[in-house]
Context: one part of a larger RNA
RNA sequence: CCCAGGGAGUCUUGAUCAUUGGCGAGGUUAAGGAGUUGAUCUCCGUAGCCGAAGGGAAACCGACAAGUCCGCAGCAGUUUACUGUGAGGGACGAAGUGUGCUCGCUUGGAGUCAAUGGUGGAGGACCUGAAGCCCGACGAUCUAUGCCUGGCCAGAUUGAAGCCCGACGAAAGUUGGGUGGAGGAUCGAACCGUUGCUGAUCUGCAAAUCGCUCGGACGAGCUGGGUAUAGGGGUGAAAGUCCAAUCGAGUUGGGCAAUAGCAGGUUCCGCGUGAAACUACUCGUAGGUAGACGUCCGUGAAGAUUGAUUACGCUGUAGAGCACUGAUUGUGCGUUUAGGGGACUCACGUCCUCGGCGUGCUGCCAAACUCCGAAGGUGUAAUCGUUGUAGAAGCGGGCAGUGAGUCAUGGUGGGUAAGCUACCAUGACGCAAGGUGAACAAACCAGCCUGAAGUUAAGGUCCCUAAAUUCCAAUUAAGUGUCACAGACAAACCGUGUCCGUGGUCGAAAACAACCAGAAGGUGGGCUUAGAGGCAGCCAUCCUUGAAAGAGUUCGUAACAGAUCACUGGUCUAGCUUGCGGGCCGGGAAAAGGGACGGGGCUAAAAUUGGAUACCGAUACUUCAGACCAUCGAAAGAUGAUGUGGUAACGCGGCGUAGUGUUUGGGUGGAAGCAAGGCUUUGAGGUCUUGUGGACCGGAUACUAAUGAGAGUCUUGGG
Numbered sequence: 001c002c003c004a005g006g007g008a009g010u011c012u013u014g015a016u017c018a019u020u021g022g023c024g025a026g027g028u029u030a031a032g033g034a035g036u037u038g039a040u041c042u043c044c045g046u047a048g049c050c051g052a053a054g055g056g057a058a059a060c061c062g063a064c065a066a067g068u069c070c071g072c073a074g075c076a077g078u079u080u081a082c083u084g085u086g087a088g089g090g091a092c093g094a095a096g097u098g099u100g101c102u103c104g105c106u107u108g109g110a111g112u113c114a115a116u117g118g119u120g121g122a123g124g125a126c127c128u129g130a131a132g133c134c135c136g137a138c139g140a141u142c143u144a145u146g147c148c149u150g151g152c153c154a155g156a157u158u159g160a161a162g163c164c165c166g167a168c169g170a171a172a173g174u175u176g177g178g179u180g181g182a183g184g185a186u187c188g189a190a191c192c193g194u195u196g197c198u199g200a201u202c203u204g205c206a207a208a209u210c211g212c213u214c215g216g217a218c219g220a221g222c223u224g225g226g227u228a229u230a231g232g233g234g235u236g237a238a239a240g241u242c243c244a245a246u247c248g249a250g251u252u253g254g255g256c257a258a259u260a261g262c263a264g265g266u267u268c269c270g271c272g273u274g275a276a277a278c279u280a281c282u283c284g285u286a287g288g289u290a291g292a293c294g295u296c297c298g299u300g301a302a303g304a305u306u307g308a309u310u311a312c313g314c315u316g317u318a319g320a321g322c323a324c325u326g327a328u329u330g331u332g333c334g335u336u337u338a339g340g341g342g343a344c345u346c347a348c349g350u351c352c353u354c355g356g357c358g359u360g361c362u363g364c365c366a367a368a369c370u371c372c373g374a375a376g377g378u379g380u381a382a383u384c385g386u387u388g389u390a391g392a393a394g395c396g397g398g399c400a401g402u403g404a405g406u407c408a409u410g411g412u413g414g415g416u417a418a419g420c421u422a423c424c425a426u427g428a429c430g431c432a433a434g435g436u437g438a439a440c441a442a443a444c445c446a447g448c449c450u451g452a453a454g455u456u457a458a459g460g461u462c463c464c465u466a467a468a469u470u471c472c473a474a475u476u477a478a479g480u481g482u483c484a485c486a487g488a489c490a491a492a493c494c495g496u497g498u499c500c501g502u503g504g505u506c507g508a509a510a511a512c513a514a515c516c517a518g519a520a521g522g523u524g525g526g527c528u529u530a531g532a533g534g535c536a537g538c539c540a541u542c543c544u545u546g547a548a549a550g551a552g553u554u555c556g557u558a559a560c561a562g563a564u565c566a567c568u569g570g571u572c573u574a575g576c577u578u579g580c581g582g583g584c585c586g587g588g589a590a591a592a593g594g595g596a597c598g599g600g601g602c603u604a605a606a607a608u609u610g611g612a613u614a615c616c617g618a619u620a621c622u623u624c625a626g627a628c629c630a631u632c633g634a635a636a637g638a639u640g641a642u643g644u645g646g647u648a649a650c651g652c653g654g655c656g657u658a659g660u661g662u663u664u665g666g667g668u669g670g671a672a673g674c675a676a677g678g679c680u681u682u683g684a685g686g687u688c689u690u691g692u693g694g695a696c697c698g699g700a701u702a703c704u705a706a707u708g709a710g711a712g713u714c715u716u717g718g719g
Base pairs, nucleotide, nucleotide: 001719002718003717004716005715006714011123012122013121015119016118017117018116019115020114021113022112023111026050027049028048032044033043034042035041054061055060064093067092068091069090070089074085075084076083077082078081094107095106096105097104098103126265127264128263129262133255134254135253136252137251138250144229145228146227147226148225149224150223151222152221153219155187156186157185158183162179163178164177165176166175167174168173191216192215193214196212197211199210200209231247233243234242268654269653270652271651272650273649278291279290280289281288282287293401294399295398296397297396298395299394303387304386305385307384308383309382310381311380312379313378314377315376319372320370321369325366326365330361331360332359333358334357335356337355339354340353341352342351343350344349405429406428407427408426409425410424411423412422413421414420434445435444436443449626450625451624452623453622454621455620459616460615461614462600463599464598468613470612471611472610473609474608475607481602482601493587494586495585497584498583499582500581501580502579503578504577506575514571515570516569517568518567520544521543522542525539526538527537550565554563555562627644628643629640630639631638632637655708657705658704659703660702661701662700663699664698665697666696673692674691675690676689677688678687679686680685
């Protein structure tokens, strides 16, 4: 991993609601007893319980069998549209009680017992799953430490004390040579250990091993046997170490089905409806409780209203503005202007300037500014629309789920930003299939009962690939592009790329560009300087001749010289030049496998812009047939443009399994089971035939339940 069997909302009790049934101002028995059966059932049993009266803390007091009005259904009447009556229902009134007395509760009789079902309480309470806590036992054959009694430690080295001899010395003693054999001494086997390779191994030889290397090796040494200490306890040269592969509290049995707001699992079918991820509180944020949102039942009785328009109101956003509050540019004028700087003056003081204040013009900003002010939004009413007597609105009750939401668009706060975060509105996903977007929960189109045919939507029509190599007019030369968005982007800035629009100067009295010619004189202007001659620098920048020519535009020289320009004439000839706005395009432009417009490919496009006509294209729409659902109906049947997507959840109806009562059937002329095949139901399923098998098995109806398997790191067995 596969197959087969097993495997999870049960039972008791009390509560509450619904349905069905009995009796009914009453209902009902419990224990127990009598009779009786195969199971059981019948009859007693009134102790008790619920109800028939409430209010008040209590003392205590103690209620409408109907007084008025409205009115549904029904009934009756008629002039067919109303009227009368009107159970139930509603609104008043009245009453009881409490002094909590402007109020609360209660009052015009419906309950009770049982069965079935829903739910919640207590119980193991749908199943499985802790780590833990407590109680009693069992453990020191492992290991820790103590005690008793035994055992073991090759060889080599060093050479303490003491002792002997010699020498010296008066002696104490010193010194030399021997002897001696001390030491938690040295080297190193056994033995004990385990430092490094962070070696090998790491489904191992091994639930701690192997190899090399390494520490101790006469001692606080190693070791056999015996014995002692036991679980909040021991033991510990102390690491929370060790106490039988178990230790920050051993193992085992029990309490025990501990508890788990956490995690996983929870078994047949069909039909109807169909959410939430919000608000408030919570030792609360992985959970609950209440409200909102769902569903089902009842009650109720004629309105309800999410749409459109109109009328009358409300509003202070977008925008805009500066009249207020603040912020803020330049400038003019006024000033008996605090203050700073400067000039003149012997001083007093005067003047200039910056600044202050006031004021005029001008420019700008604001969520917590507003002289203004939309689109919208919203209240009430009317009309239309929609909906409702086939029963809406409202009201009451049973049962929930949800209370971690996400994305897009628009509007905000936080953040550099985020597929970020906190909100508001709408939509979608969640719980939604189909078509489009290459693929793609949320984008676009569109809300899937079954079958068939047609028409369209979004989006497309060269090929892959259904449908235009369609038509008209432009742009782009960059393969720009061929990407609606998400989203895979690109910006400031630059362009004598090109197209379109709109202005200005100049121009047949000749512009612009090119070429030819001229570009002079006073004068080398003055100053400065070694020099300064148009051309280092400073000052000034005139005059004359002329078609024109600067006291000189650039280069150049040490300074001159020289070249050139401004300016003028000629040749030639028709537009030249410049500003602003727009379209497409180019540069700006760098990332790691080769590489993406989905691909191929595409250039008067198959790109971009504007316009036109066809066609393709969905579960959308239309038509036909069928099923189901809802409503009406006794039925046949009718109606449904506005019924049939659906997670959590609620409601309804069924299929199958096992057994029991009743009833009715089949079977050796072949039951159940098994195998293969046929028919059939919307489905769970049902049924038939053949083979095998060889003795039991069905249908209907009612009841009962250890009743349905694919999942649980499920369990047992097999493979």
Molecule: large-subunit ribosomal RNA, domain II
Organism: Methanobacteriota archaeon